A computed fold for an 87-nucleotide RNA from a Minisyncoccota bacterium, annotated as transfer RNA. Its Rfam family is "tRNA". Rfam describes the family as follows. Transfer RNA (tRNA) molecules are approximately 80 nucleotides in length.
RNA sequence: GGAAGCGUGCCAGAGUGGUCGAAUGGGGCAGUUUCGAAAACUGCUGUAUCCGAAAGGGUACCGGGGGUUCGAAUCCCUCCGCUUCCG
Numbered sequence: 001g002g003a004a005g006c007g008u009g010c011c012a013g014a015g016u017g018g019u020c021g022a023a024u025g026g027g028g029c030a031g032u033u034u035c036g037a038a039a040a041c042u043g044c045u046g047u048a049u050c051c052g053a054a055a056g057g058g059u060a061c062c063g064g065g066g067g068u069u070c071g072a073a074u075c076c077c078u079c080c081g082c083u084u085c086c087g
Base pairs, nucleotide, nucleotide: 001086002085003084004083005082006081007080010026011025012024018070027045028044029043030042031041032040046061047060048059049058050057051056063079064078065077066076067075
């Protein structure tokens, strides 16, 4: 220099136009159980911002930016990063 694949919540990882800010597992927090623990089981658990006294609710965000579409994590362009292969 050329080609291919990949980038999703704290971590791993599914989802490839609508019912998805988002499955599932791990981790974390709380509880049940126990003399106490471990294990098991149950519930909760992304970030930012706005409204609200609170409870609660709204909006945006799928590496960055732009585009297509009624509608984008998903399609297109570009940039950044990682991995593999070729030279």
Source information
The organism belongs to Minisyncoccota, within Bacteria.